The RNA shown here (transfer RNA) has 72 nucleotides and comes from a Candidatus Magasanikiibacteriota bacterium.
[in-house]
RNA sequence: GGCCUAUUCGUCUAGUGGUUAGGACGCCGGGUUCUCAUCCCGGUAAGAGGGGUUCGAUUCCCCUAUAGGCUA
Repeated sequence: GGCCUAUUCGUCUAGUGGUUAGGACGCCGGGUUCUCAUCCCGGUAAGAGGGGUUCGAUUCCCCUAUAGGCUA
């Protein structure tokens, strides 16, 4: 240099065109407990950046960025 893959809450992740973007851990509040822990309930917060296609994009396409891999 060429090619391929990935990028989603603080972290790990699910979701292959139409919803309220879901779950676990974490954090916050409450309940339980003499207290802490455990357990239970509720809340919190997200699609790398830009553009395109479409009535509609996290999803499809292009560019850029970052990370990983293959190849010379």
Its Rfam family is "tRNA". Rfam describes the family as follows. Transfer RNA (tRNA) molecules are approximately 80 nucleotides in length. Rfam classes the family as a transfer RNA.